[in-house]
RNA sequence: GGGCCCGUACUUCAGUUGGUAGAAGAGCGCGUUUACACCGCGUAGGUCGUCGGUUCGAGCCCGGCCGGGCCCA
Numbered sequence: 001g002g003g004c005c006c007g008u009a010c011u012u013c014a015g016u017u018g019g020u021a022g023a024a025g026a027g028c029g030c031g032u033u034u035a036c037a038c039c040g041c042g043u044a045g046g047u048c049g050u051c052g053g054u055u056c057g058a059g060c061c062c063g064g065c066c067g068g069g070c071c072c073a
Stems, first nucleotide, its partner, number of pairs: 001072007010025004019056001027043005049065005
């Protein structure tokens, strides 16, 4: 220098043919316990890496850039 894959909550990851952003764990509150843990119930948490484009509408489609991984030279 070239090619491919990935980037979504604190973490690990889903998200179908473009149509209200989710699960589990962790956190917090309540119950339970002498207390802690376990367990049960509830709750908060997101400019979907970033900047543009297409569209009535983008996490999803297109382009640039940034970051990570792999391969070729």
Predicted 3D model of a 73-nucleotide RNA (transfer RNA) from Serinicoccus hydrothermalis. The sequence is in RNAcentral, with records from ENA and Rfam. Rfam family: tRNA. The family's RNA type in Rfam is transfer RNA.